The prediction has a mean pLDDT of 88. A computed fold for a 244-nucleotide part of an RNA from a metagenome, annotated as large-subunit ribosomal RNA, domain VI. It matches the Rfam family "Bacterial large subunit ribosomal RNA". Rfam links the family to the GO terms ribosome and structural constituent of ribosome.
[in-house]
Context: one part of a larger RNA
RNA sequence: CGUUUGAUAUUUGAGAGGACCUAACCUUAGUACGAGAGGACCGGGUUGGACAUACCUCUGGUGUAUCUGUUGUGGUGUCAACCGCAGUGCAGAGUAGCUAAGUAUGGAUGAGAUAAAUGCUGAAAGCAUCUAAGUAUGAAACUCACCUCAAGAUGAGAUAUCAUUGAAGACCGUAGUAGACUACUACGUUGAUAGGCUGGUAGUGUAAAGGUGGUAACAUCAAAGCUAACCAGUACUAAUUGUC
Numbered sequence: 001c002g003u004u005u006g007a008u009a010u011u012u013g014a015g016a017g018g019a020c021c022u023a024a025c026c027u028u029a030g031u032a033c034g035a036g037a038g039g040a041c042c043g044g045g046u047u048g049g050a051c052a053u054a055c056c057u058c059u060g061g062u063g064u065a066u067c068u069g070u071u072g073u074g075g076u077g078u079c080a081a082c083c084g085c086a087g088u089g090c091a092g093a094g095u096a097g098c099u100a101a102g103u104a105u106g107g108a109u110g111a112g113a114u115a116a117a118u119g120c121u122g123a124a125a126g127c128a129u130c131u132a133a134g135u136a137u138g139a140a141a142c143u144c145a146c147c148u149c150a151a152g153a154u155g156a157g158a159u160a161u162c163a164u165u166g167a168a169g170a171c172c173g174u175a176g177u178a179g180a181c182u183a184c185u186a187c188g189u190u191g192a193u194a195g196g197c198u199g200g201u202a203g204u205g206u207a208a209a210g211g212u213g214g215u216a217a218c219a220u221c222a223a224a225g226c227u228a229a230c231c232a233g234u235a236c237u238a239a240u241u242g243u244c
Base pairs, nucleotide, nucleotide: 001152005163006162007161008160009159010158011157015149016148017147018146021049022048023047024046025045026044027043033038051106052105053104054103055102059100060099061098062097066093067092068091069090070089071086072085073084074083075082076081110144111143112142117137118136119135120134169244170243171242172188173187174186175185176184193238194237195236196234197233198232199231200230202227203226204225210221211220212219213218
């Protein structure tokens, strides 16, 4: 821009893409078959491999914005307590998020028309013949079925509702389940969108100061103190007024 009024939702599916994998074991059954040796079809079940998709409860990884220990050196006048730098100084743990080696799920089943092949009836050709008329089976391939996209399907579809008595959208702002920008999504006081605060979860591992005990190191009061992204609550702050 089109879909011939403008919108908001919900859809149909022409068409397109994806997937389609496979092994071992148990049983049927040491049965059928076979002199024996050996050894099934068909059917039922279990457990895997590779692959794919989703997710983070568990097991882990990461986690330079969390906590702790500690070396050297410089600084806050000094002790203590802290801070800077040294690859995050080094080391031990670790929330959210992301993630696989972790967790969950999937390939199923059925139908149609067939290929090779197998038939039935059956003439031409008194026989025979799956074929000539007729008729029945038959594969991971084909068409459906399963998953995803899909009306620019210009053949531009359908349904509901709203609006010329102004629907709807945008600008602007707070943000993230989104993200290079844009777009998308949530919210904008009739408000929990983000920050803050309060509480919790979770992490680290028992803060400083002081008291008590000890000559002291240290112990104890004390699961203390601190804490990021997590979960709630709470209008304190910012989402004002408004314009197109």